[in-house]
A computed fold for a 312-nucleotide RNA from a Candidatus Bathyarchaeota archaeon, annotated as Archaeal signal recognition particle RNA. It matches the Rfam family "Archaeal signal recognition particle RNA". Its family is annotated with SRP-dependent cotranslational protein targeting to membrane, signal sequence recognition and signal recognition particle, plasma membrane targeting in the Gene Ontology. Rfam classes the family as a non-coding RNA gene. Its Rfam clan is "SRP clan". It was read from a public genome assembly, where an Rfam model found it. Model confidence (mean pLDDT): 76 of 100. Lineage of the source: Archaea > Thermoproteati > Candidatus Bathyarchaeota.
RNA sequence: GGUGGGUCUUAGGCGGGGGGCUAGGGGUCCCCUGUACCGUAAACCCCCUAUAUGACGGGCCGAAAGCUGGGGCUGAGGCGCCCAUGGCCUCCCUGAACCCAUUUCCGAGGCAAUGACUUCCCGUCCCCUGGGGCUAACGGUCGCCGUGCAGCCUCCGUAGGGAGGCUUGUUACGGCGUUUACCAGGCGAACCUGGCCAGGCCCGGGAGGGAGCAACCUAAGCCUGGACGUUUAGCGCUCAGGGGGGUGCGGGUACGAGCGUAGGUUUGGGGUCUCCGGGAGGAUUCUGGGCGUCGAACCCCAGUGACCCACC
Numbered sequence: 001g002g003u004g005g006g007u008c009u010u011a012g013g014c015g016g017g018g019g020g021c022u023a024g025g026g027g028u029c030c031c032c033u034g035u036a037c038c039g040u041a042a043a044c045c046c047c048c049u050a051u052a053u054g055a056c057g058g059g060c061c062g063a064a065a066g067c068u069g070g071g072g073c074u075g076a077g078g079c080g081c082c083c084a085u086g087g088c089c090u091c092c093c094u095g096a097a098c099c100c101a102u103u104u105c106c107g108a109g110g111c112a113a114u115g116a117c118u119u120c121c122c123g124u125c126c127c128c129u130g131g132g133g134c135u136a137a138c139g140g141u142c143g144c145c146g147u148g149c150a151g152c153c154u155c156c157g158u159a160g161g162g163a164g165g166c167u168u169g170u171u172a173c174g175g176c177g178u179u180u181a182c183c184a185g186g187c188g189a190a191c192c193u194g195g196c197c198a199g200g201c202c203c204g205g206g207a208g209g210g211a212g213c214a215a216c217c218u219a220a221g222c223c224u225g226g227a228c229g230u231u232u233a234g235c236g237c238u239c240a241g242g243g244g245g246g247u248g249c250g251g252g253u254a255c256g257a258g259c260g261u262a263g264g265u266u267u268g269g270g271g272u273c274u275c276c277g278g279g280a281g282g283a284u285u286c287u288g289g290g291c292g293u294c295g296a297a298c299c300c301c302a303g304u305g306a307c308c309c310a311c312c
Stems, first nucleotide, its partner, number of pairs: 001312008012061003015033005023049005037058004066304007074297001077294008086286001088282006095275002097272004105264002108261001110259002118254001120252005125244008133235003136231004142177006148170003151166006182226006194217002201210003
């Protein structure tokens, strides 16, 4: 010095690239390659300063896979610029389609001197106002006078009673007036609306009188019906006036000969943005191409630590 074996880790490796961010270099983020440890933190952020090519902690590989330097050529993918009008958007033009109105002609059918077309008026329709009709609900005037009755008072009589007064009250009654507040029928409370009171009862010698049940009449009240009165009640009702509106329908006036409907044909006008074709412009990167740049992966060349043992 070389070869082989073994040990070690100290160079180094355990991915790289583009974008974005940044004064700049990395990372977390996105993307591309293709396989290359684990954990912690990290976009108002984490570690750095051209000596920047991640930081911290823990591991693994390991002297040739690798690493450094140089080169090659293939090349994933990214970025920048440019072009095209392939796609998109906008505008313009021709044409087509559809819609509206219009022009010519044809045949068919309809209406028309019992009046076409046209004109005017009215009604039907709507609103407002004012009435009528019907229905419903509600309601039953007030006052004066008199009689009667109730209460109170005075006087008389040998009882039953008699005479008079009180400008007190009263749902019996009569009269006068007022009001729309009246009419018909029925019921009507054990006793407290009033009248009349059989029978019976009481006073009395008798005559006569008194209280008074039932019944009857009647009052308050209630029920039914009618009439009447009232209503910021109603109604498939009706009338009138005023206003509005007017497609259709109905009626009337004026004029005096045409007027519609659908179909086919024909004329050119307007509209719709629906479609085909053509033209111009624009934005963007949807698509394609060109130039430049970065560039993973792959291939080639050179170099590449220490120690121990054995052999040459």